[in-house]
Small-subunit ribosomal RNA, 5' domain from an uncultured bacterium, 470 nucleotides, folded computationally. Rfam family: Bacterial small subunit ribosomal RNA. Its family is annotated with ribosome and structural constituent of ribosome in the Gene Ontology. Its mean pLDDT, the model's own confidence on a scale to 100, is 89.

Context: one part of a larger RNA
RNA sequence: AACGAACGCUGGCGGCAUGCCUAACACAUGCAAGUCGAACGCACCUUCGGGUGAGUGGCGGACGGGUGAGUAACGCGUGGGAACCUGCCCAUCAGUACGGAAUAACCGCGGGAAACUGCGGCUAAUACCGUAUACGCCCCUUGGGGGAAAGAUUUAUCGCUGAUGGAUGGGCCCGCGUCGGAUUAGCUAGUUGGUGGGGUAACGGCCUACCAAGGCGACGAUCCGUAGCUGGUCUAAGAGGAUGAUCAGCCACACUGGGACUGAGACACGGCCCAGACUCCUACGGGAGGCAGCAGUGGGGAAUAUUGGACAAUGGGGGAAACCCUGAUCCAGCAAUGCCGCGUGAGUGAUGAAGGCCUUAGGGUUGUAAAGCUCUUUCGGUGGUGACGAUGAUGACGGUAGCCACAGAAGAAGCCCCGGCUAACUCCGUGCCAGCAGCCGCGGUAAGACGGAGGGGGCUAGCGUUGUUC
Numbered sequence: 001a002a003c004g005a006a007c008g009c010u011g012g013c014g015g016c017a018u019g020c021c022u023a024a025c026a027c028a029u030g031c032a033a034g035u036c037g038a039a040c041g042c043a044c045c046u047u048c049g050g051g052u053g054a055g056u057g058g059c060g061g062a063c064g065g066g067u068g069a070g071u072a073a074c075g076c077g078u079g080g081g082a083a084c085c086u087g088c089c090c091a092u093c094a095g096u097a098c099g100g101a102a103u104a105a106c107c108g109c110g111g112g113a114a115a116c117u118g119c120g121g122c123u124a125a126u127a128c129c130g131u132a133u134a135c136g137c138c139c140c141u142u143g144g145g146g147g148a149a150a151g152a153u154u155u156a157u158c159g160c161u162g163a164u165g166g167a168u169g170g171g172c173c174c175g176c177g178u179c180g181g182a183u184u185a186g187c188u189a190g191u192u193g194g195u196g197g198g199g200u201a202a203c204g205g206c207c208u209a210c211c212a213a214g215g216c217g218a219c220g221a222u223c224c225g226u227a228g229c230u231g232g233u234c235u236a237a238g239a240g241g242a243u244g245a246u247c248a249g250c251c252a253c254a255c256u257g258g259g260a261c262u263g264a265g266a267c268a269c270g271g272c273c274c275a276g277a278c279u280c281c282u283a284c285g286g287g288a289g290g291c292a293g294c295a296g297u298g299g300g301g302a303a304u305a306u307u308g309g310a311c312a313a314u315g316g317g318g319g320a321a322a323c324c325c326u327g328a329u330c331c332a333g334c335a336a337u338g339c340c341g342c343g344u345g346a347g348u349g350a351u352g353a354a355g356g357c358c359u360u361a362g363g364g365u366u367g368u369a370a371a372g373c374u375c376u377u378u379c380g381g382u383g384g385u386g387a388c389g390a391u392g393a394u395g396a397c398g399g400u401a402g403c404c405a406c407a408g409a410a411g412a413a414g415c416c417c418c419g420g421c422u423a424a425c426u427c428c429g430u431g432c433c434a435g436c437a438g439c440c441g442c443g444g445u446a447a448g449a450c451g452g453a454g455g456g457g458g459c460u461a462g463c464g465u466u467g468u469u470c
Base pairs, nucleotide, nucleotide: 001469002468003467005466006465007464008463009462012342013341014340015339016338017337018335019334020300025298026297027296029295030294031293034059035058036057039056040055042053043052044051045050066253067252068251075178076177077176078175079174080173081172084170085169089166090165091164092163093162094161095160096159097131098130099129100128106121107120108119109118110117111116137146138145139144140143151158152157179225180224181223186216187215188214191213192212193211194210195209196208197207198206228250229249230248231247232243233242234241235240255276256275257274258273259272278289279288280287281286306332308331309330310329314328315326316325317324318323345375346374347373348372355366356365357364358363379411381406382405383404384403385402389397414459415458416457417456418455419440420439421438425454426453427452428451429450435442436441
């Protein structure tokens, strides 16, 4: 000098920030991802305009939000590379023809305590399948072979399919850099390389069969410990050291472990399956759950906030739109946790009042300090008015900020220290006691070092202490 701090004493106001560093401990409750009737059938309501409900279907749920457990690694940082993918968006070219079979909802009959589920029957689609066509596309290459589409409506459009290019996002590889330990010296069998095959969007021992016997290591392999990385942050003249809260980029994780499905994208926080631990329901047969989302609870701890408001703004998802959803976000609440600003009055006032303290008893000091007199009204209070943020509508914040008026010095100062380092001294009490202390050291009868008082010094809505870093 600094802090995501804590503790003690104290505490007026505002602005802007910040707020579980510990148990990646367990979680009651509510909310945090929906939307589309201009894809489709059905049921119900209807003011016949339309609306509501579950279901099929589409897009989104891979974003946004949280956490730092794991990870010493191409994880991250930086600079390169070639064998790749990319929904929505943009540009260009071409097309959008003809058919078919189902199924949920619904109806009927059942099973079950529930979660849920079985059988039979009916039906639609932008759901599913076939045929045709194929500029360009893919495969082998003389020439052949293969492969697509979906319609809706208010008739203006929105869509659908194939292809090329772009943009954006992502996957992969490499050089260099990236903590401590040698009281860890050898490590390695898919191991290192090759060939054939498989697999992937893609290169590759990524996987597999066979062949060869390689590969790494004192320039520290392997093992052990510790740790998310970075932009940055703190400190310092710098070099460096320490650190990685908030904000931003990347990574990893989502009760623990494993797995795949769907999809342009996941091996998926609020999806699925299996196993495990835990909790809950049960009719004992069987089921349900996952706050490291926002609040909140218990627990742990020196310690860290409201079960708040609004989608008004910005942004995101869906929709042609109206609009719906959004604990992202914007705001409000709590906390002197930090930074910054302001106030707690100003002028005048000597017989230097009283009181306190000291005293050589004369006086000194507190001290212009107070009182008194003359003023002012920031902040706070009361009343009134009242925004910007919103280009036309829409304001949670908010009757907030600001502005005007009124009253009245009125409501607003503490904390630490005074032996030296180090700025600031006397008296009384105590008597190696009680106590102080960062170091040196004070205290055993005149203690400037303990306790109190008066006085003084420092900082100030804070001041000290503790912890940690430089």